[in-house]
RNA sequence: CAUUGUCGUAAAGCGCCAGGACUGCGGUGGACGCCGCAGUUGACGAGGUGGAGGACAAUCGAGUUUUCGGCGGAUACCUCCCGGCUCAUGCACCGGAGCCGAGGAACCGGAACACAAAAGAACGGGGCGACCCGUUCGACAAAAGUUCCGGUACGGUGCCCA
Repeated sequence: CAUUGUCGUAAAGCGCCAGGACUGCGGUGGACGCCGCAGUUGACGAGGUGGAGGACAAUCGAGUUUUCGGCGGAUACCUCCCGGCUCAUGCACCGGAGCCGAGGAACCGGAACACAAAAGAACGGGGCGACCCGUUCGACAAAAGUUCCGGUACGGUGCCCA
């Protein structure tokens, strides 16, 4: 240096569990139950990270027997900084406002469009069990988004053209 094997890590709608709920075994007990030990469960996806700091009950919907209850974290948010886009009718610079963070870039209203997983059905695997894992079929969101329509949204200086 190369190859092979094994273990660990590589998570950020993510992780964890002391309560609750549930299971197994043991003890006690007539049973319910109680105690001990060992376990199970504890959020379904969509979307989301320039840097630093702050703060924190941090977006959106699906589902509805605990997705209860709690802890930690975190890409929401705020401030400043960096870089950029737009402010509609030439360009540059300065100031201001709004926005974007590279698949990018104003706000408001309207219309259209597209997108999920759990759930469900069938089947398989692991576990004594609670329960866990997987394959196939197949349905349904909202926000952000895309397209179209309408409306609203700056000054200064210099240069160029008429």

Predicted 3D model of a 162-nucleotide RNA (glmS glucosamine-6-phosphate activated ribozyme aptamer) from Melghirimyces profundicolus. The sequence was found by an Rfam model in a public genome assembly. The model forms 89% of the base pairs in the Rfam consensus. It matches the Rfam family "glmS glucosamine-6-phosphate activated ribozyme aptamer". Rfam classes the family as a riboswitch. About the family: This entry contains a glucosamine-6-phosphate activated ribozyme that is found in the mRNA for GlmS. GlmS is an enzyme that uses fructose-6-phosphate and glutamine to generate glucosamine-6-phosphate. The ribozyme catalyses self cleavage of the glmS mRNA that is thought to regulate GlmS activity. NCBI's taxonomy places the organism under Bacteria, Bacillota, Caryophanales, Thermoactinomycetaceae, Melghirimyces.